Predicted 3D model of RNase P RNA and transfer RNA as a complex of 463 nucleotides.
RNA sequence: AGAAGGCUGGAUGGUCGCCGGCGCGGGGCAACUCGCGCGGGAGGAAAGUCCGGGCUCCACAGGGCAGGGUGCUGGCUAACGGCCAGGGGGGGUGACCCCACGGCUCAGUGCCACAGAAAACAGACCGCCGCUCGCAAGAGCGGUAAGGGUGAAACGGUGAGGUAAGAGCUCACCAGCGGCCCGGGUGACCGGGUCGGCUCGGUAAACCCCACCCGGAGCAAAGCCAAAUAGGAGAGCAAUCCCAUUCGCAAGAGUGGGUGAAGCGCGGCCCGCGUGGCGCUCUCGGGUAUGGCUGCUUGAGGCGCCGGGCAACCGGCGUCCUAGAGAAAUGACCGUCUCCCUGGGCCGGGUAACCGACCCAGGUGACAGGACCCGGCUUACAGGCCUUCU
RNA sequence: GCCGGAGUAGCUCAGCUGGUAGAGCAGCUGAUUUGUAAUCAGCUGGUCGGGGGUUCGAUUCCCUUCUCCGGCU
Numbered sequence: 001a002g003a004a005g006g007c008u009g010g011a012u013g014g015u016c017g018c019c020g021g022c023g024c025g026g027g028g029c030a031a032c033u034c035g036c037g038c039g040g041g042a043g044g045a046a047a048g049u050c051c052g053g054g055c056u057c058c059a060c061a062g063g064g065c066a067g068g069g070u071g072c073u074g075g076c077u078a079a080c081g082g083c084c085a086g087g088g089g090g091g092g093u094g095a096c097c098c099c100a101c102g103g104c105u106c107a108g109u110g111c112c113a114c115a116g117a118a119a120a121c122a123g124a125c126c127g128c129c130g131c132u133c134g135c136a137a138g139a140g141c142g143g144u145a146a147g148g149g150u151g152a153a154a155c156g157g158u159g160a161g162g163u164a165a166g167a168g169c170u171c172a173c174c175a176g177c178g179g180c181c182c183g184g185g186u187g188a189c190c191g192g193g194u195c196g197g198c199u200c201g202g203u204a205a206a207c208c209c210c211a212c213c214c215g216g217a218g219c220a221a222a223g224c225c226a227a228a229u230a231g232g233a234g235a236g237c238a239a240u241c242c243c244a245u246u247c248g249c250a251a252g253a254g255u256g257g258g259u260g261a262a263g264c265g266c267g268g269c270c271c272g273c274g275u276g277g278c279g280c281u282c283u284c285g286g287g288u289a290u291g292g293c294u295g296c297u298u299g300a301g302g303c304g305c306c307g308g309g310c311a312a313c314c315g316g317c318g319u320c321c322u323a324g325a326g327a328a329a330u331g332a333c334c335g336u337c338u339c340c341c342u343g344g345g346c347c348g349g350g351u352a353a354c355c356g357a358c359c360c361a362g363g364u365g366a367c368a369g370g371a372c373c374c375g376g377c378u379u380a381c382a383g384g385c386c387u388u389c390u
Numbered sequence: 391g392c393c394g395g396a397g398u399a400g401c402u403c404a405g406c407u408g409g410u411a412g413a414g415c416a417g418c419u420g421a422u423u424u425g426u427a428a429u430c431a432g433c434u435g436g437u438c439g440g441g442g443g444u445u446c447g448a449u450u451c452c453c454u455u456c457u458c459c460g461g462c463u
Stems, first nucleotide, its partner, number of pairs: 001390008010337007018041002021038007043367001047378002050376005055218004062271004067214005072086005087101001088099004102209002108207002110203003125148002127144007156174006175199002177196008222294004232284006241258007263275004301320008339365001340363006347356003391462007400415004409446001417433005439455005
């Protein structure tokens, strides 16, 4: 001068306050209220809400289509788009870092502006070569992708042969691709051999194909208490059929079970399932306006030790309890100390730049705050400390 | 708390499947007029909210972030 990883995010005392809890005492029939005391009270990101899960309700979350997501391999996990390890590719002198990294070569389609002759079953502008015409300059026809030029990209590279000139046209070597075989690896893949002149453009964060995953809504979920989806008006809906049983002379009536249309629910559609005649559905108009309690914080929890594993992580034992409000509480002032910065003084080392110690004065301390909980990702952050490495 | 939308010139807005960004108003210059307005001709003006990625190439596709607006209860 860098690279990687981890920790921390001022300490303490006093005064006055805030939030919720417990205890005691006073008042009150009670709800509650007043006073005193005790012990608690934000984060590494509490944030963004970008993923995933728990929990709750709707079917026990069913089948298909549509839609969405992920995309090398193996593992971890409750799960993930996360993490760990490995493979491949790229960057850096290096420590190390980055990668949405399945398939456009056998499923198909689309797009590739401008420039350029030609941009995807190729293609002849200049040049080169041959033939014809012409005195010549040159013109026409044909061949040629080796050279020039254009472009982000022009259908392998070098050399030799070959040819009218050329060209994988042929050959040697190199590079790539594909098939087959052998060896290693759980696998991604790696190493080697052999065959094929096969040389094939890019783009899938373009449609699409393949593999795997995803039901919807969210604590304003949801449950209980109180008359509590209250009470009102209008409209609609097999008042079906079958079975059993009771009463009855019979007609019929009652009870129970099954079937089940419209509608409604399963918040895209279809199927399917449930419900479905004194209870449902729809509409209108109205009330309640944020009542009380639960959910509500002990949890995939933290810390220490031991064991397994390269690791992520898992298992065992011990120990600890640490906000739960429903519009939101952690603050202010003062003293002491500490870290950093600035100025001054002074001492030591050094030729010097500078480095180190002490004293005094002043200043600064970030990003930001729980709202059901948890695992990640991403983003913001004054300063300080530690470890390893180049 | 949950859900949806937008950000492009000074203002209001286009720009759908990527090809190098326009329109109207405003501004400036000139013409016309005695002069102004109107009209006509021309011109200026853009980090496409910021950063990164995919691609030859990004306003457009993807990720992340900031700001603003609206809806539900």
Rfam match: Bacterial RNase P class A. Its family is annotated with dimeric ribonuclease P complex, ribonuclease P activity and tRNA processing in the Gene Ontology. About the family: Ribonuclease P (RNase P) is a ubiquitous endoribonuclease, found in archaea, bacteria and eukarya as well as chloroplasts and mitochondria. The coordinates come from a structure-prediction model, not an experiment, and the mean pLDDT is 75.